A computed fold for a 108-nucleotide RNA from Nakamurella panacisegetis, annotated as Guanidine-I riboswitch aptamer.
RNA sequence: GCGAGGCGCACCUAGGGUUCCUCCGAUCCUCGCCGGAUCGGGUUUGCGACCGAGAGGUGCAGGCAGGGCUUCGGCCCUGUUCCACGGCGGGAUAAAAGCCCGGGAGGC
Numbered sequence: 001g002c003g004a005g006g007c008g009c010a011c012c013u014a015g016g017g018u019u020c021c022u023c024c025g026a027u028c029c030u031c032g033c034c035g036g037a038u039c040g041g042g043u044u045u046g047c048g049a050c051c052g053a054g055a056g057g058u059g060c061a062g063g064c065a066g067g068g069c070u071u072c073g074g075c076c077c078u079g080u081u082c083c084a085c086g087g088c089g090g091g092a093u094a095a096a097a098g099c100c101c102g103g104g105a106g107g108c
Base pairs, nucleotide, nucleotide: 008060009059010058011057012056015051016050020048021046023041024040025039026038027037028036029035062081063080064079065078066077067076068075069074083103085106089101090100091099
């Protein structure tokens, strides 16, 4: 200097928007209240629902090392699995994002 690996899955969280629900407003139905319908609003209340981390958490699977058992096909136990600054732009979905492109470009 070049290349490869640093992985996969599930649940959750930070975060995220607005299809659905709720909430707020207007109009209408109703004498009126309650209730309902339509439209608008995410600079819209949210432990509803939804999306959701490489650089957040937990677990499972897997890898590696050691040990034990074995009918030789495998099984079990212990340990280990580090580190990690980061755009612009583009993409998906209803939409956005710490999602995906992406441990990318670039920087140290």

The prediction has a mean pLDDT of 78.